[in-house]
RNA sequence: GGCGGUGUAGCUCAGUGGUAGAGCAAGGCCAUCAUAAGGCCGGGGUCGUAGGUUCGAAUCCUACCACCGCCA
Numbered sequence: 001g002g003c004g005g006u007g008u009a010g011c012u013c014a015g016u017g018g019u020a021g022a023g024c025a026a027g028g029c030c031a032u033c034a035u036a037a038g039g040c041c042g043g044g045g046u047c048g049u050a051g052g053u054u055c056g057a058a059u060c061c062u063a064c065c066a067c068c069g070c071c072a
Stems, first nucleotide, its partner, number of pairs: 001071007010024004018055001027041004048064005
C1' cells in the first nucleotide's frame, strides 16, 4: 500500500428499514443475628465519527477513525 472483519449499556453480545434489547455487573429492597448464596425492583445508550438515500437508518450507500486478520 491492497483486501476483509469488528465497533451497540461498565463487561460479553443480540438486534439486517418501523418505539434500542438480553445476560452478567453496579444500585435499592426482601430475607438472615450477620455475611454469602437466593428472590424482587427500577435505572443506565448522542448504536465509532461525518455525510448521503429514505416518510422513516443501529440496519442500506460513501468517506474517515480505532482494533484484528490476510496479501504485498
A computed fold for a 72-nucleotide RNA from a Patescibacteria group bacterium, annotated as transfer RNA. The coordinates come from a structure-prediction model, not an experiment, and the mean pLDDT is 82. The RNAcentral record of the sequence draws on ENA. It matches the Rfam family "tRNA". Rfam classes the family as a transfer RNA. The source organism's lineage runs through Bacteria and Bacteria candidate phyla.